[in-house]
């Protein structure tokens, strides 16, 4: 330099063929349960979906550029 895959919550990841409110598990906080801790149960907080631009009535999802990570080729 060329190619492929990836980037979504603190961590690990879903998200279909573009559609109305962006989710799960773990973690975290509060409450309940306990003599206390753990477990368990209930509830909450936490995201402008790597960045910018474009297409569209509408973009996490499509297109372009760009940054970073992994792998392959040279």
């Nucleotide at each position: 330099g060329g190619g492929u895959g990836g980037u979504u919550a603190g961590c690990u990841c879903a998200g279909c063929u573009g559609g109305u409110u962006a989710g799960a598990g773990c973690g975290u906080c509060a409450c309940g349960u306990u003599g206390a801790c753990a477990u368990c149960g209930u509830g909450g907080a936490g995201g402008u979906c790597g960045g910018a631009g474009g297409u569209u009535c509408g973009a996490g999802u499509c297109c372009u550029c760009u940054a970073c990570c992994a792998c392959c080729c040279a």

Transfer RNA from a Patescibacteria group bacterium, 74 nucleotides, folded computationally.
The prediction has a mean pLDDT of 81.
The source organism's lineage runs through Bacteria and Bacteria candidate phyla.
Its Rfam family is "tRNA". From the family's description: Transfer RNA (tRNA) molecules are approximately 80 nucleotides in length. Rfam links the family to the GO term triplet codon-amino acid adaptor activity.